Small-subunit ribosomal RNA from a metagenome, 1513 nucleotides, folded computationally.
It matches the Rfam family "Bacterial small subunit ribosomal RNA". Its family is annotated with ribosome and structural constituent of ribosome in the Gene Ontology.
Its mean pLDDT, the model's own confidence on a scale to 100, is 83.

[in-house]
RNA sequence: AGAGUUUGAUCCUGGCUCAGAGCGAACGUUAGCGGCGCGCCUAACACAUGCAAGUCGAGCGUGAAAGGGAGCAAUCCUGAGUAAAGCGGCGGACGGGUGCGUAACACGUAGAUAACCUGCCCUUUGGAGGGGGAUAACGUUCCGAAAGGAACGCUAAUACCGCGUAAAGCAUUUAGUGGUUCGCCACUGGAUGGCAAAGGUUGGGACCCGCAAGGGCCAACCGCCAGAGGAGGGGUCUGCGGCCCAUCAGCUAGUUGGUAAGGUAAUGGCUUACCAAGGCAAAGACGGGUAGCUGGUCUGAGAGGAUGAUCAGCCACACUGGUACUGGAACACGGACCAGACUCCUACGGGAGGCAGCAGUGGGGAAUCUUGGUCAAUGGGCGCAAGCCUGAACCAGCGACGCCGCGUGAGUGAUGAAGGCCUUCGGGUUGUAAAGCUCUGUGGGGAGGGACGAAAGAGCACGUUCUAACAGGACGUGUGUUGACGGUACCUCCUUAGCAAGCACCGGCUAACUCUGUGCCAGCAGCCGCGGUAAGACAGAGGGUGCAAACGUUGCUCGGAAUCACUGGGCGUAAAGGGCGUGUAGGCGGACUUGCAAGUCAGGCGUGAAAUCCCUGGGCUCAACCCAGGAAUUGCACUUGAAACUGCAAGCCUUGAGUGUCGGAGAGGAAAGUGGAAUUCCUGGUGUAGAGGUGAAAUUCGUAGAUAUCAGGAGGAACACCGGUGGCGAAGGCGGCUUUCUGGACGACAACUGACGCUGAGACGCGAAAGCGUGGGGAGCAAACAGGAUUAGAUACCCUGGUAGUCCUAGCCCUAAACGAUGGAUACUUGCUGUGAGGGGGAUUGAAACCCUUUGUGGCGAAGCUAACGCAUUAAGUAUCCCGCCUGGGGAGUACGGUCGCAAGGCUGAAACUCAAAGGAAUUGACGGGGGCCCGCACAAGCGGUGGAGUAUGUGGUUUAAUUCGACACUACGCGAAGAACCUUACCUGGGCUCGAACGGCUAGUGACAGGAGAUGAAGGUUUCUUUUCCCGCAAGGGACACUAGUCGAGGUGCUGCAUGGCUGUCGUCGGCUCGUGUCGUGAGAUGUUGGGUUAAGUCCCGCAACGAGCGCAACCCCUGCCAUUAGUUGCUAACAGGUCAAGCUGAGCACUCUAGUGGGACUGCCGGUGAAAAACCGGAGGAAGGUGGGGAUGACGUCAAGUCCUCAUGGCCUUUAUGUCCAGGGCUACACACGUACUACAAUGGCCGGCACAAAGAGUUGCAAACCCGCGAGGGGGAGCCAAUCUCAAAAAACCGGUCUCAGUUCGGAUUGGAGUCUGCAACUUACUCCAUGAAGCUGGAAUCGCUAGUAAUCGCUGAUCAGCAAGCAGCGGUGAAUACGUUCCCGGGCCUUGUACACACCGCCCGUCACAUCACGAAAGCCCGUUGUACUAGAAGCCGGUGAUUCAACCCGCAAGGGAGAUAGCCGUCCAAGGUAUGACUGGUGAUUGGGGUGAAGUCGUAACAAGGUA
Repeated sequence: AGAGUUUGAUCCUGGCUCAGAGCGAACGUUAGCGGCGCGCCUAACACAUGCAAGUCGAGCGUGAAAGGGAGCAAUCCUGAGUAAAGCGGCGGACGGGUGCGUAACACGUAGAUAACCUGCCCUUUGGAGGGGGAUAACGUUCCGAAAGGAACGCUAAUACCGCGUAAAGCAUUUAGUGGUUCGCCACUGGAUGGCAAAGGUUGGGACCCGCAAGGGCCAACCGCCAGAGGAGGGGUCUGCGGCCCAUCAGCUAGUUGGUAAGGUAAUGGCUUACCAAGGCAAAGACGGGUAGCUGGUCUGAGAGGAUGAUCAGCCACACUGGUACUGGAACACGGACCAGACUCCUACGGGAGGCAGCAGUGGGGAAUCUUGGUCAAUGGGCGCAAGCCUGAACCAGCGACGCCGCGUGAGUGAUGAAGGCCUUCGGGUUGUAAAGCUCUGUGGGGAGGGACGAAAGAGCACGUUCUAACAGGACGUGUGUUGACGGUACCUCCUUAGCAAGCACCGGCUAACUCUGUGCCAGCAGCCGCGGUAAGACAGAGGGUGCAAACGUUGCUCGGAAUCACUGGGCGUAAAGGGCGUGUAGGCGGACUUGCAAGUCAGGCGUGAAAUCCCUGGGCUCAACCCAGGAAUUGCACUUGAAACUGCAAGCCUUGAGUGUCGGAGAGGAAAGUGGAAUUCCUGGUGUAGAGGUGAAAUUCGUAGAUAUCAGGAGGAACACCGGUGGCGAAGGCGGCUUUCUGGACGACAACUGACGCUGAGACGCGAAAGCGUGGGGAGCAAACAGGAUUAGAUACCCUGGUAGUCCUAGCCCUAAACGAUGGAUACUUGCUGUGAGGGGGAUUGAAACCCUUUGUGGCGAAGCUAACGCAUUAAGUAUCCCGCCUGGGGAGUACGGUCGCAAGGCUGAAACUCAAAGGAAUUGACGGGGGCCCGCACAAGCGGUGGAGUAUGUGGUUUAAUUCGACACUACGCGAAGAACCUUACCUGGGCUCGAACGGCUAGUGACAGGAGAUGAAGGUUUCUUUUCCCGCAAGGGACACUAGUCGAGGUGCUGCAUGGCUGUCGUCGGCUCGUGUCGUGAGAUGUUGGGUUAAGUCCCGCAACGAGCGCAACCCCUGCCAUUAGUUGCUAACAGGUCAAGCUGAGCACUCUAGUGGGACUGCCGGUGAAAAACCGGAGGAAGGUGGGGAUGACGUCAAGUCCUCAUGGCCUUUAUGUCCAGGGCUACACACGUACUACAAUGGCCGGCACAAAGAGUUGCAAACCCGCGAGGGGGAGCCAAUCUCAAAAAACCGGUCUCAGUUCGGAUUGGAGUCUGCAACUUACUCCAUGAAGCUGGAAUCGCUAGUAAUCGCUGAUCAGCAAGCAGCGGUGAAUACGUUCCCGGGCCUUGUACACACCGCCCGUCACAUCACGAAAGCCCGUUGUACUAGAAGCCGGUGAUUCAACCCGCAAGGGAGAUAGCCGUCCAAGGUAUGACUGGUGAUUGGGGUGAAGUCGUAACAAGGUA
């Protein structure tokens, strides 16, 4: 620091996801040790049991018992003035827990208190005199189950109460000085008034009292009272700061203020009475939701974001609600009272309780510990002290919950062991890993030693000091006691490599790869996505990678995310500019001068707790952890200063803004009037059969006279031409002409004002069309509707009609692709060129043109900007100010709520759920019922066919035991198959074989297993007889060959052509397909290859940011057409000679034909024209041939997962007494049908009969076979010749000549069937052929469709491959031999350019909506049910306060007393008030028959809306 994911690819926008760090965690697997931390995040749910707050006898009065001892016993002594309870004091307001409540002065920070309090502690001043009356404990009696209580009686105090004293302080008042918030306060001084106290312990020389004990007295210590001060603690007030919702917009009656009083430690509506009517709020009141706040913690580069466990500060709470008492402090966790809920006890009368203290239990939950030890240390309470108490604390236990450290061994060791896994079978890997050898001893185990943490305090001794003091206190020195942890840490010895490694991952992101299994199954998955038979993605294994006593998963936070953007984003088209204006608050604001100092800047000072973070140093062996010091704490307050900028105040200026004068332009607005053209209607005339409408029609109108035409009239609406990217307006919008009223902009002038400005949340106004209600109007047009067409349908497009509406009126509605998809204002930044309006200039008679300038409105373009497209002085450039808006797609501009509206509906505006995309611009293709150019037997023009018949053949289907398999639009279907009777053969039935039908290697054995003959069987086989190995070597033995047994390989036309090679088809013999370098573009890509011509051609020429090149085209190759030459048999025969019925038959010859080698020839070369001085085209000459002469071979990059595993090869899978192999028979030949391809025909351009010509190219020894003979014939006999220019197949046929038939199902046609034969062959029912007989359909073929442009079509025969035989098929050969092409509109296919695209599996594409089914979340809904809360009324416990107080009362007063007074008090009454009750609202939530739309889902149904002109843009 980034990465993956939208696309065929690209750039951008944008979301989703990942890698990092963290956690009080949980879960899964695993687990050796230690240190330091941490451990109910949920039910503030309920709690059994124990403990968590007591202490003081040196404040006080009482006061046991067990036990022990003595005694005979009674009893006494001791225990012991102990325990225990009580009065009294101090402490139970600290410490500990929790986070319910609380959005608040609760917290944080900085201040204020001149508006306050403060026990214990410290310093200091002064004092402590003299009295009194009670009461608990206790005793006696009584009540109660208990808890507890009552009456009477006794007693003490540091308990309680008067009195005395009163410096200071307090209250009232007053003088001066100073300060002030102007209320008052501080200091100094005066006057008046009331208010205090408690003793205890120890010691003591003298003195006093007392019989004594003892006391006084003195001293010390601990206390007591009243002040002053301090420290620490607290109360109250204030500024500022920190959550969400505006779908909460108005809230408030003690409310806001004042006066008076009350209350408090103290200010204050804190409370009450009276008076006034205020107070708060868009800078968010009120309401709702959520939440303890902070130091800090986590993350982050930071700014921020999230969080508030442990530790620390503050707050709040203590079963729920209320209340006060005591006290210095509480409205009190382990106090009280009342109410409520719950639990427990009960004798049913009544009582008791509060773990959010420490442990622990139940419950809840994914989840969180021991009913431990000790007060040794630290700290706290009490005490003079010893000490006691202390679940605070310190320790231990449990838990890998976290962090940190250590170990599970180290060195050496290659036959690279065995085993595993993989393998191309060679090997590789696990792997120096192991074993082996040499060592070490942390942890664990055993034994021994053994801490730090402890310093104190008391006591004792000594010294100093206070003192009268050798009491006592303070200080110092010495001595002395104390350890829960714990026999722990640590150290030493012994022991043995022995007891100690797992978890996740391995397709990309992301480090790490193979095999097997599985077969869209099982499963994985954070995102993209894997899995449908070769899965690096599932599962297992081997191997590897990462981390390691842990590793993964899940959850949550921050980061990445500049994805809420202060730092640091955007808004033309991706999400996003408000429809437009006026203007309030607010924000921002021109030039100059002076002042102030709020902002700002600088210095100082205070604070910013500690801990944490950071730095330095130190302590535990290190680290984690801990300690010390420093830095930091970015903040706030106070203070001193500066004055540039902002602000404020004052003054001044004119350039911003406005005013004025003059002027012209304009569909700017409103109202009134007025004009002509046209449509329609009405009246009349002329006139006759149609008109109208459409792609074509029909509905419709018309003989009752239409349409057409002429004249007249009525009525409504709109204003042709001018008219123009011309004008005006803020936008919507505005168009005949005239008049009236009226707004704005612009130009010229520079007189006036003097910043008066810009923007603008709310607010207010305007706002097309459609729509709504009122009243009019209604010609044309025209939703709805009706009819006619079209169509599969047509609720549409087209046509004929037609109502609202469109128009007017005064009102609503308030939305638009209200668009420049571009808010407003200001300034700046090269230009060119149109156009509207105005001004100026010179010139001109004038106009125009020209130059300058202002303001509008357009086009093109520089820089710059932009993802690109594009924008570009009218910015989307460069900047400033203000407003509005955006934050993935869908759900959804929907629901709910609010508000506006008559309604329709508008404005505001979510969530659940769901997807990994949705999107912008541009690129290359493909496609288009887009465009342009061009080609092709593509159409057209022709000729002949197919489709109808019969047959043949192939296919589908059906059938079958099997009818083997493959091929399926063109590009399967006379195709693989150049030839299925057996074989072939792969299929079926049946019967056999298992190293196998064929082959190779090895081991062992045998030496006829081999040949011949026979029997049997369907065959393989079985069996009988007979004959009997070879080579080398002396031999042993070896080798060859054959067989048997075994073994390693076999075999498979079994599967996968979607694992493959090779080969092939097709587009297409179409003219294309690419590359290098350069250039352009962010990039995909483009350019070149486009353009102008031309060509069969990307053929060539010209031009050009391209220049070149490659694969294709063409040429080179073959056949053919002409010539030459060479050669001359088997070919040929002109001349010569011979010769035959005839004949190159013979001699001879090689001239010709021919054969087959080598050459030549044709190149737009020549001429003319056209063309661009080109390429090229047209015409011509010559020539056998002319513009590629004709034909063939030759098939670019690629496409179709095209075809073939059954030609061959081959990976993988399957099979191995069978899916192999052998044999017989059957099948591939079936047959209701359908299709393709052919043959033969339907006849006279013909059939039949007879005669008679002319080819080419081939084949032949397992062969072709002549002559001759036989047979009607197929054929048979025969065998000459020929391994072929020699012989043979071999007859060419159509044609031609002659004859016959005469238009008919025929002398056409030949199917079918019967009979008889021939050939081949082991075999012929089933091959082919022949003869005799039979003589079917068919008389030219519907829709549709095929081939062919010249030696072609058509027609005629011949040959060959395969092959024993079988050809209507196929591959070739020649004979005869046409017609037509105007042309490119249309159909099909193709090429180039261009355009649109939502397609890219590429139009056989994509894609929309209803319906049906399943499922999910949400809304509405008669209602029903919780919860929270408001208001009104009722109610009124405890308690404070007030009143009363006849009840009761010791202290003080009067009084001898009785009694009275003062004061207090029970009870009662009242105010306030919690729970509760009644009624009625509001809000949140749950549920609800039914209902509404929405999302998702596999191949469902119906249509075809959108994307191309998407077929109606």